[in-house]
């Protein structure tokens, strides 16, 4: 040089008008003025773990899924950080589905005489018993080993539903049909299966027939962000100091002009946040180097 690891940061910018949306104010009440705000680093995948709603106060037990080395962090995890081992690499690193094969039951083609009950090929030894050895094949061969991203066991954890939960609140119209079951001898219900217990219950099931489908809350001030100081190997914890940075609802950020130069890629929030996992354009820091070249 080139090549690879491994971490950080941005994700077009700046003026101008016009456009659309949200929140506070004024107001002649008209979307008419002013001022301030307006998609992500993954918003994506719906993969996990919560807040938060409701269902009763969420009990016992099967059965069912997840986790799996020590220790640590966090609201929690399956996540993340330190280390042990094991695999992979030259290395800088990467990656593990990392508990048990004496609780049992399964699996090893092919070669071989035979891969689990029985014994048996060739050759030696020999107490003359396949007794005991050594070839031959095989990853493996005389109640041996292997394998548990085979069943399975051990250990710990797991109620469920989902903002279209969930709560006002206005409108509306016809149920005086019809058939079954039931009414404390308890039908029917308790919103992952099952069974037990507990509850609540005068009504339910199942046809036929009408209306209705609107608006408000939920909704965004938080495990919240940015800077420092300290502790701690690290994830992260603590103090202090500042800030408020989307709330649509058939869906809000566009258009036109000029310039600028790292020429701009993957790509749109729909209750909210921590992760992981794809997808991807540039920049800039750190280690690594078998081989080349001076």
């Nucleotide at each position: 040089c080139g090549a690879g690891c491994a971490g950080g940061c941005c994700a077009c910018c700046u003026u101008a008008u016009c456009g659309c949306u949200c929140g506070u104010c004024c107001u002649u009440c008209g979307u008419g003025g002013a001022c301030g705000g307006g998609a992500g680093g993954a918003a994506a995948g719906u993969c996990c773990g919560g807040a938060c709603a409701c269902c009763a106060c969420a009990g016992u037990g099967c059965a069912g899924c997840a986790u799996a080395g020590c220790g640590g962090g966090u609201a929690a995890c399956g996540c993340c950080c330190g280390u042990c081992c094991g695999c992979c690499g030259a290395g800088a690193g990467g990656u593990g589905a990392g508990g048990a094969c004496c609780a049992g039951u399964g699996c090893a083609a092919c070669a071989g005489a035979a891969a689990g009950c029985a014994a048996g090929u060739a050759c030696a030894g020999u107490u003359c018993g396949g007794c005991u050895g050594u070839a031959g094949u095989g990853a493996a061969a005389u109640c041996a080993g292997g394998u548990a991203a085979a069943c399975u066991c051990u250990a710990u954890g797991c109620g469920g539903u989902g903002a279209a939960a969930c709560g006002c609140c206005a409108u509306g119209u016809a149920c005086a049909c019809c058939a079954g079951u039931g009414u404390u001898u308890g039908a029917g219900g308790g919103c992952g299966g099952c069974a037990c217990g507990c509850c609540c219950g005068a009504a339910u099931u199942g046809g036929g027939g009408g209306g209705u489908a609107g608006g408000c809350g939920g909704c965004u001030a938080g495990a919240g962000c940015u800077u420092u100081c300290g502790g701690g190997u690290a994830a992260c914890c603590g103090g202090a100091a500042g800030u408020c940075c989307a709330g649509a609802u058939a869906a809000a950020u566009g258009a036109u002009a000029a310039g600028g130069c790292u020429c701009g890629a993957c790509a749109g929030a729909a209750u909210c946040c921590g992760g992981c996992u794809u997808a991807u354009g540039g920049c800039c820091u750190g280690c690594u180097u078998u081989u080349c070249u001076u």